[in-house]
RNA sequence: GAUGCAAGCCGAUUUGUCGCCGUCCCGAUAAAAGCGGGAAGGAGGAAAGUCCGGGCAACAUAGAGCGCCAUACUUCCUAACGGGAAGGGUCUUGAUCCGUAAGGAUCGGGAUACAGAAAGUGCCACAGAAAACAGACCGCCCGGGUCCCGAUUCUAUCGGAAACCGGGUAAGGGUGAAAAGGCGGGGUAAGAGCCCACCGCUCCGGCAGUGAUGCAGGAGGCAUGGAAAACCUUAUGGGUUGAAAGAUCAAAUAGGCUCCGGUCCAAGGGCUGCUCGUCCAAUCCCGACUUGUCGGGAAACCGGAGUGGGUAGAUCGAUAGAUCUUGCCAGUGAUGGCAAGGCUAGAUAAAUGACAAAUGGCCUUUGCUUUUGGGCAAAGGUUACAGAACCCGGCUUAUAGGCUUGCAUUUUUU
Numbered sequence: 001g002a003u004g005c006a007a008g009c010c011g012a013u014u015u016g017u018c019g020c021c022g023u024c025c026c027g028a029u030a031a032a033a034g035c036g037g038g039a040a041g042g043a044g045g046a047a048a049g050u051c052c053g054g055g056c057a058a059c060a061u062a063g064a065g066c067g068c069c070a071u072a073c074u075u076c077c078u079a080a081c082g083g084g085a086a087g088g089g090u091c092u093u094g095a096u097c098c099g100u101a102a103g104g105a106u107c108g109g110g111a112u113a114c115a116g117a118a119a120g121u122g123c124c125a126c127a128g129a130a131a132a133c134a135g136a137c138c139g140c141c142c143g144g145g146u147c148c149c150g151a152u153u154c155u156a157u158c159g160g161a162a163a164c165c166g167g168g169u170a171a172g173g174g175u176g177a178a179a180a181g182g183c184g185g186g187g188u189a190a191g192a193g194c195c196c197a198c199c200g201c202u203c204c205g206g207c208a209g210u211g212a213u214g215c216a217g218g219a220g221g222c223a224u225g226g227a228a229a230a231c232c233u234u235a236u237g238g239g240u241u242g243a244a245a246g247a248u249c250a251a252a253u254a255g256g257c258u259c260c261g262g263u264c265c266a267a268g269g270g271c272u273g274c275u276c277g278u279c280c281a282a283u284c285c286c287g288a289c290u291u292g293u294c295g296g297g298a299a300a301c302c303g304g305a306g307u308g309g310g311u312a313g314a315u316c317g318a319u320a321g322a323u324c325u326u327g328c329c330a331g332u333g334a335u336g337g338c339a340a341g342g343c344u345a346g347a348u349a350a351a352u353g354a355c356a357a358a359u360g361g362c363c364u365u366u367g368c369u370u371u372u373g374g375g376c377a378a379a380g381g382u383u384a385c386a387g388a389a390c391c392c393g394g395c396u397u398a399u400a401g402g403c404u405u406g407c408a409u410u411u412u413u414u
Base pairs, nucleotide, nucleotide: 001410002409003408004407005406006405007404008403009402010401012359013358014357015356016355017354018353020042021041023039024038025037026036027035044385048396049395051394052393053392054391055390056242057241058240059239063276064275065274066273068238069237070236071235072234073087074086075085076084077083088114089112090111091110092109093108094107095106096105097104098103115233116232120231121230123226124225137173138172139169140168141167142166143165144164148160149159150158151157152156181199182198184196185195186194201220202219203218204217206215207214208213246316247315248314249313256307257306258305259304260303261302262301263300268280269279283298284297285296286295287294288293289292323342324341325340326339327338328337329336330335360383361382362381363380364379365378366377367376368375369374
């Protein structure tokens, strides 16, 4: 210098003409709509997805339990989060170093859905002897075997097989993603933590640290795998709905009609999927009697279903905030504190634009120049993703092109 990967930031400007939206001023009146003129202003890093967390609003109180859902190493930040910062563990990779080896240490990079497998249930295809209450296919060792082979002092002795039978073994090999800890030695008939030292694992207390954990030591069994992004268990947390939420004013009505249930032993309603608790809830008359119960009447009232008719405009919510900018301080950092300064769209079927020219960025071609990189000029093309709708903090996705940082590979020079 180039290429690739990852993370982060930026992501067009100016002029003119015409046009749109709200606010303010003027014409300009008694006032408003409307009209005309003027001023400053008018969509993002994601406004997107609607995935999380909240603010805010409503539900009388916002209670308890279950269900359902979410999270899961530690500490810190935050209004909160499934977010962020800094660390730890495990796995993996490059370089260097230690060790006979197994393995380990340091620095740098990457991944991590990282509570629990000894509470229980289920799963691990095929291959393989065997896949967790999990083993003997090949092999190794011991004994038999002998009609076979060999030798000899030759009919007896010695030695030795193959096939086969019995016993031992789990070190070696094979299968597999994974096979009953690993390396080196001793021991054994052959082997095995059977034994020893080391590594690994479990337990014990000690030291360091806020903590996850780490370090050194002691003792021990030498241990029966993976996976919970399977069900599950444990711990923590979660009321619902959502701006078409809600609030206020106006208008209209046929307080219609039919049916059903009920009026305090109460229908029905009441944050939520269910249950419990708790709260609200609608009339009179007459008669009888056991004086608070029964019966009857009226169609008075409440609730529900259906049918039918009328009205439907306006204002708020709606942009002053967990807000923004600058400086200083604290902190490894996320972030916090102090001081000063600022107010930056508010539409409501939805405005923030169209045209023309030029400049900037990028790409291609041509020409000139330069020690390589590169520089200059001309021409042509192109300038991404995209559009507020209650607001804020995150996450995810899209993005022409440019810049910064880190890592890996490679080239050149010294």
A computed fold for a 414-nucleotide RNA from Litoribacter ruber, annotated as Bacterial RNase P class A. Its mean pLDDT, the model's own confidence on a scale to 100, is 76.